Transfer RNA from a Clostridiales bacterium, 73 nucleotides, folded computationally. The organism belongs to Eubacteriales, within Bacteria. Its Rfam family is "tRNA".
[in-house]
Order: sequence, then C1' cells, then structure tokens
RNA sequence: UCCCUCGUAGCUCAGGGGAUAGAGCAUUCGCCUCCUAAGCGAAGGGUCCUGCGUUCGAAUCGCAGCGAGGGAG
Repeated sequence: UCCCUCGUAGCUCAGGGGAUAGAGCAUUCGCCUCCUAAGCGAAGGGUCCUGCGUUCGAAUCGCAGCGAGGGAG
C1' cells in the first nucleotide's frame, strides 16, 4: 500500500428495510433459606462507532472516515 471480515447494553453475541431494539452472563431488588451459595421472579442499563446519502421509512442498503482482527506484497 492492497484485499477480506467485524463494530448493537458493563461483557459475549442475535437481529440483514416497517416490533417499544433483544438474549445469556453481570448489576440491583424481591422470593426461597437459620445464613450464604444455587434456584425462581422482577427492574435498571443502548446517540446500534462517526458523518453523509438512498428510501415514505435505516441498527439493517450505499459512500467516506475512525477503530479491531485476518490475509497478500
């Protein structure tokens, strides 16, 4: 320098045009227990990396940038 993949909750990741954006773990609260752990239930937590564009409508499609990983030279 070129090519490919990825960027969504504190962490690991689903979701690939029209749900109020989701799960597990973690956190907090409650139930249970003599107490703790485990188990069960609930709650909080998101500018969907940034900007521009396409569209009636974008986390989702396009372009550029930034960042991470891999490959080629």